The RNA shown here (transfer RNA) has 74 nucleotides and comes from a Mollicutes bacterium. The sequence was found in a public genome assembly.
RNA sequence: GGAUCCUUAGCUCAGUUGGUUAGAGCACCUGCCUUACAAGCAGGGGGUCGUAGGUUCGAGUCCUACAGGGUCCA
Numbered sequence: 001g002g003a004u005c006c007u008u009a010g011c012u013c014a015g016u017u018g019g020u021u022a023g024a025g026c027a028c029c030u031g032c033c034u035u036a037c038a039a040g041c042a043g044g045g046g047g048u049c050g051u052a053g054g055u056u057c058g059a060g061u062c063c064u065a066c067a068g069g070g071u072c073c074a
Stems, first nucleotide, its partner, number of pairs: 001073007010026004019057001028044005050066005
């Protein structure tokens, strides 16, 4: 330099042919339980979906550029 895949919560990841409100597990916080801790139970907080544009009535989802990362080729 070329090809290809990925980027969504603190971490690992879902998200169906574009359609009402963006989710799960773990972690975190509070309460219950316990002498206490862990486990368990109940509740809660946390996201401009990598960035910037475009298409559309409507974009996490489609298109373009850029940035970062993985794999392969040279």